A computed fold for a 74-nucleotide RNA from a Pseudomonadota bacterium, annotated as transfer RNA. The coordinates come from a structure-prediction model, not an experiment, and the mean pLDDT is 80. The sequence is in RNAcentral, with records from ENA. It matches the Rfam family "tRNA". By type it is a transfer RNA.
């Protein structure tokens, strides 16, 4: 350079292949249990789904471009 994958909470991954207010673990953070602390057991925060146009009544989803990442290729 060309092609092919990937990007969603602080990490890790879901979202039934366009449809109701994006969810789960682990992590924080308050509680409740304990002599303390682990660990259990309840709550609570955290998201404009890399970024920027398109299509559609409606987009994490579908296109096109950008960025950053992985593979393969001479």
């Nucleotide at each position: 350079g060309u092609g092919c994958c990937c990007a969603u909470a602080g990490c890790u991954c879901a979202a039934u292949u366009g449809g109701a207010u994006a969810g789960a673990g682990c992590a924080a953070u308050a509680g409740a249990u304990u002599g303390c602390g682990g660990g259990u057991c309840u709550a609570u925060a955290g998201g404009c789904u890399g970024g920027a146009g398109g299509u559609u009544c409606a987009a994490a989803u579908c296109c096109u471009c950008c960025u950053g990442g992985g593979c393969a290729u001479a």